Context: one part of a larger RNA
Molecule: large-subunit ribosomal RNA, domain IV
Organism: metagenome
RNA sequence: CCAUGGCUAAGGAACUAGGCAAAUUAACCCUGUAACUUCGGGAUAAGGGGUACCUCGAUUUAAAUUGAGGUCACAGUAAAAUGGCGCAGGCGACUGUUUAUCAAAAACACAAGGCUCUGCUAAAACGAAAGUUGACGUAUAGGGUCUGACACCUGCCCGGUGCCGGAAGGUUAAAAGGGGGGGUUAGCCGCAAGGCGAAGCUCUGAAUUGAAGCCCCGGUAAACGGCGGCCGUAACUAUAACGGUCCUAAGGUAGCGAAAUUCCUUGUCGGGUAAGUUCCGACCUGCACGAAUGGUGUAACGAUCUGCGCACUGUCUCAGCCAUGAGCUCG
Numbered sequence: 001c002c003a004u005g006g007c008u009a010a011g012g013a014a015c016u017a018g019g020c021a022a023a024u025u026a027a028c029c030c031u032g033u034a035a036c037u038u039c040g041g042g043a044u045a046a047g048g049g050g051u052a053c054c055u056c057g058a059u060u061u062a063a064a065u066u067g068a069g070g071u072c073a074c075a076g077u078a079a080a081a082u083g084g085c086g087c088a089g090g091c092g093a094c095u096g097u098u099u100a101u102c103a104a105a106a107a108c109a110c111a112a113g114g115c116u117c118u119g120c121u122a123a124a125a126c127g128a129a130a131g132u133u134g135a136c137g138u139a140u141a142g143g144g145u146c147u148g149a150c151a152c153c154u155g156c157c158c159g160g161u162g163c164c165g166g167a168a169g170g171u172u173a174a175a176a177g178g179g180g181g182g183g184u185u186a187g188c189c190g191c192a193a194g195g196c197g198a199a200g201c202u203c204u205g206a207a208u209u210g211a212a213g214c215c216c217c218g219g220u221a222a223a224c225g226g227c228g229g230c231c232g233u234a235a236c237u238a239u240a241a242c243g244g245u246c247c248u249a250a251g252g253u254a255g256c257g258a259a260a261u262u263c264c265u266u267g268u269c270g271g272g273u274a275a276g277u278u279c280c281g282a283c284c285u286g287c288a289c290g291a292a293u294g295g296u297g298u299a300a301c302g303a304u305c306u307g308c309g310c311a312c313u314g315u316c317u318c319a320g321c322c323a324u325g326a327g328c329u330c331g
Stems, first nucleotide, its partner, number of pairs: 002325007010317002014315001019312001027051005036041001038149001052071008072076001084310007091302002096108002112147007124133003150297004155227003160224002162220005169215003175209002180204005187196003228246005255289001256286001267283005
C1' cells in the first nucleotide's frame, strides 16, 4: 500500500450523478393499525408491550398455558438464522418472459376486446410431387392482424392507397378472322430491254369477335392513413361568444396537457427547502397530445424510474485503531 472483516468521540447524508455501500429492522406472543379500494385487499401497514431463572398456586395424567411473589446481568428471539419504514408521482394492470457472455425494463407475453379469412379434400403453411401439419379438430373451431386487466369511453374524413361488391360503357392478350398487299411463275405481250400475270405454294396482314385486370360506379377507417389559414368585432383595456373570406375528403370532438411528448425554457403562479435546472399541484402560448399506431383514470402488484421524509449509520466532516491474507524489507 492492497483485499476481506471488526470497532470508533461529536455530528448524522454535510458524501455522491444517486444513501452506491454499510448500518438500522428482524424470531414468537399480546395489543393496535390510516388514506384508498375492484370490498378480496391495503396489512407483518404504521405504532406499543412482552420473552431468562427460582418458589407457591390454578387448569391438569402428562405436556402446555396462566396468576402471585422473588433472584441475577449492560444485555433473557443473550449465539446463528431472521422484513428498515412512510408519503407522493411516471410507466406497465397483475404472476410470468427476455438480449447464455455489458441492457430484466416502461420491452415481450398475458386474460380480455375488435377486425378479417375459412363450410371441410376448410382457410393458412411446408413440399416441383407424393404427402403432411392444421386435426383424428368442424365457425363456442382454426388461421392472420391490431389493441392489451378493470372503469368511463372510443369523435369527424372513403379525396389518395388497400380491400370488398357491381357490371352498362371505354381500353384490352392469346385465339378466331381474313379485306388487302408482297414473292414465285404456267402463260400472254414485246425485235429487244422489259412488262402483265391465273391456279398453287409462300410472306404479311386491315376490319370484326374476344376474359380477367385497369378506367368507371358504390361500400369500407378497432383497413394504411388524414383531422386548415387570414381578417374584423363587446361602453377603460384586454379577450372574442359573433361576423366575413379562402381552401379542404374532413378540418382534432371528449379527455389530457411545459407531459417518457414543450424548442424558446430553469415558461408563469403556488407547495416543499435557509437556498430546489429535479419533484408535486395548477395555468394553456399543445415548436410538434389525442381517442384499440387506443384516450383518460385506476385498487393491487414491481430486484422498475423520479422526488421527499423518519429511523439508521465511517458515505462524509476526517480520520484512527485492531484482526487475517497478499505485497514489500530483512533473514